[in-house]
Context: one part of a larger RNA
Molecule: small-subunit ribosomal RNA, 3' major domain
Organism: Enhydrobacter aerosaccus
């Protein structure tokens, strides 16, 4: 110098408390171990694997397993012969199917006229292609993690024999090595803030959304209509906040409290940004890539089957155990999205999933599209008019195909489940709980994921004590 320490001392952090909602118990889903299995493909393992990679495994995907093919190879470049435009497309034999074989249709361009130029394909060999095979402890790129923490250097000076210190300690202050004072230092640089997005206030620009706000027409009714941009509103420029203003406090400082003004205060809420480095973290299965390994196979096609297996054990969810509730009925109010091999609407059938239909929209105009906690009636505490597993039967949709092994609907069935041991987890404000609503993957399929709105709390005395973490000093037989 560091690291450590059941050593001090100062100090943060939903880390304790303080309060709310859960997990752990049940029955589903999902990921994981662990067993089976031909095969149940790899990979990820405390935090920081385990609804991770998978933003969609019936087939494809897939790499796994068996069985049936291929061997210049599905893909690239180059050589040498032959053929012919090339691509395409249908048909028929056999096969699971790849493949094999037979047939039908379409049929070049330039030319100096020479298979000369371009161009496909077939055979034949060889250079080679291929590998999701290994090794992430050779690797680059790219990610978690400490931690958005406040720390990490540097240059010159000066001190020490060096190692290395100082700076950066220290007194105050802060979210912050923030800033202010001091000081053998004095300056800088990556961080920190702050420029960016976006929400909250106002103005100005602009209006095929929005308004009877005013005029007019119309209608059983609507912004329907002529008209207008006044409000809302939408998106483009400003403006606005700076401890700037009084107080008081402090060292006259830095900077705290407390007020006025103000839509907003004291970083106004949220993102976005991740310093030196740590963990030989993690990926060679997103891609690059040494270097070792297979080359009629560890490469490539295809059928099928399996990643969906089940005595178990865990993680993460959802639904629930009910009266702040169920059911039935009324029909208010959102805001983010998405749409052309797409969204589909009025009108119809069907109990219903869905099915005819087929208007408008390449979309502030048209459609998804119904928002749901709400209120109103009932139930009267019951394993129930709580809860919905399961299992039969009958359909509906995608899809070449739903047997393993989708989703979905109606009718029957109606399990455990009476608030959950040690024990553990989230969260401090439009949060947390709780209601619904979109999207991305996708032919289908969501209780995950990623977003959007509707109603909307309850605590925080405090820093003793657990868990991380920052600064100072001490001890160490430890590097």
């Nucleotide at each position: 110098u560091g690291a450590c320490g059941g050593g001090g001392g100062c100090c943060c952090g939903c880390a304790c408390a303080a309060g709310c909602g859960g997990u752990g118990g049940a029955g589903c889903a999902u990921g994981u171990g662990g067993u089976u299995c031909a095969a149940u493909u790899c990979g990820a393992c405390g935090c920081a694997a385990c609804g991770c990679g998978c933003a969609g495994a019936a087939c494809c995907u897939u790499a796994c397993c068996a069985g049936c093919c291929c061997u210049u190879g599905a893909c690239a470049u180059g050589u040498g012969a032959c053929u012919c435009g090339c691509c395409g497309g249908c048909u028929c034999c056999a096969g699971a199917g790849a493949c094999g074989g037979a047939g039908c249709c379409u049929u070049c361009g330039g030319u100096u006229c020479g298979g000369c130029c371009g161009g496909a394909g077939u055979c034949a060999a060889c250079a080679c292609a291929g590998g999701u095979g290994c090794u992430g402890c050779a690797u680059g790129g790219c990610u978690g993690u400490c931690g958005u923490c406040a720390g990490c250097u540097c240059g010159u000076g000066u001190c020490g024999u060096g190692a290395g210190a100082u700076g950066u300690u220290g007194g105050g202050u802060u979210a912050a090595g923030u800033c202010c004072c001091g000081c053998a230092a004095c300056g800088a640089g990556c961080g920190c803030a702050a420029c960016c997005c976006u929400c909250g206030u106002c103005u100005c620009c602009a209006g095929u959304u929005g308004c009877c706000a005013u005029c007019a027409g119309g209608u059983u009714a609507u912004g329907c209509u002529g008209g207008g941009c006044a409000c809302u509103u939408u998106g483009g420029a400003g403006a606005a906040a700076c401890u700037g203003c009084c107080g008081g406090u402090g060292a006259c400082a830095a900077g705290c409290c407390g007020g006025a003004g103000g839509a907003a205060g004291g970083u106004g809420g949220g993102g976005a940004u991740g310093a030196c480095g740590u963990c030989a973290a993690g990926u060679c299965c997103u891609c690059a890539u040494g270097g070792c390994c297979c080359u009629u196979a560890c490469g490539g096609g295809c059928u099928g089957g399996g990643c969906u297996a089940c005595a178990c054990a865990c993680g993460u969810g959802c639904u629930a155990c009910a009266a702040u509730g169920g059911c039935g009925g009324u029909g208010a109010c959102a805001g983010u999205g998405g749409g052309a091999u797409g969204c589909g609407a009025a009108g119809g059938g069907g109990c219903g999933a869905c099915c005819c239909g087929g208007a408008g929209c390449c979309g502030a105009u048209c459609c998804c599209a119904a928002a749901a906690a709400g209120c109103c009636g009932u139930c009267c505490c019951a394993g129930u008019u709580c809860g919905g597993a399961u299992u039969g039967c009958a359909c509906u949709c995608u899809g070449c195909a739903a047997c393993u092994c989708g989703a979905g609907u109606g009718c029957a069935u109606g399990a455990a489940g009476g608030u959950g041991g040690a024990a553990u987890c989230g969260c401090u404000a439009g949060u947390a709980a709780u209601c619904g609503c979109g999207g991305a993957u996708c032919a289908g399929c969501a209780u995950g994921c990623c977003g959007c709105g509707g109603u909307g709390a309850a605590u925080a005395c405090g820093u003793u004590c657990c868990c991380g973490g920052g600064c100072c000093u001490u001890g160490u037989a430890c590097a």